[in-house]
Order: sequence, then C1' cells, then structure tokens
RNA sequence: CUCUUAUCAAGAGCGGCGGAGGGACUAGGCCCUAUGAUGCCCAGCAACCAGUAGGUGACAAACUUACUAAGGUGCUAAUUCCUACAGAUUCUUACUUGGAUCUGGUAGAUAAGAG
Repeated sequence: CUCUUAUCAAGAGCGGCGGAGGGACUAGGCCCUAUGAUGCCCAGCAACCAGUAGGUGACAAACUUACUAAGGUGCUAAUUCCUACAGAUUCUUACUUGGAUCUGGUAGAUAAGAG
C1' cells in the first nucleotide's frame, strides 16, 4: 500500500507544556479557538486483541452472556459536525425546480487477520 471481517448516536480533564490556527481530502455549510485551539505530556474512557467463569454445541470448531483491565492498539467538541451519489416517502413550484425524512452506497477512521 491492497484485500477481508467487525464497529462508527454511548463514554472520557475547569491538569501541565506551548503559542496559532483547527474541525481527514475537494466544494458548500455550520462550528471550535488568546475565557488559549491544533499538537505533546500526564490523567481518563472504552473493551477490538487479551484473560476468567457460565450457556448452546459433540468434551471439537463456532457462537453467545457476564466480569476483569496488567499488556498491544485506539479514543477523549459537535452522529465520522452536516451535505455531496442512488432509491423510496412526503411538502412545494412559474412543472424547469427547491426542501424534509428514511434506506442503501461511496469516501474516511479504528481494530483484528491475510497478501
């Protein structure tokens, strides 16, 4: 870097350092930010990998429930901040359109595995 599977509406600081932009990319919107953002450290959250004990199952594989948090990652504004593509329903219109809701897809993020 590519592929596969799973998840993405919950959760997490009034700490320290440091000083300017930041919210992945493009566009539009909407926000955060000197009442110090982004970032780093610490602290915390979660439970993907991990462990323990049950259940289903054939003492297997597999699935599943509860608990744990020492380790590997991850995460700690706003749903992945929202929209972009397709479909359905619905409202509106000067029948060309413009909106609302839902579903799916694309893209992205994270984990585990494979190449």

This is a predicted structure of a 115-nucleotide RNA (SAM riboswitch aptamer (S box leader)).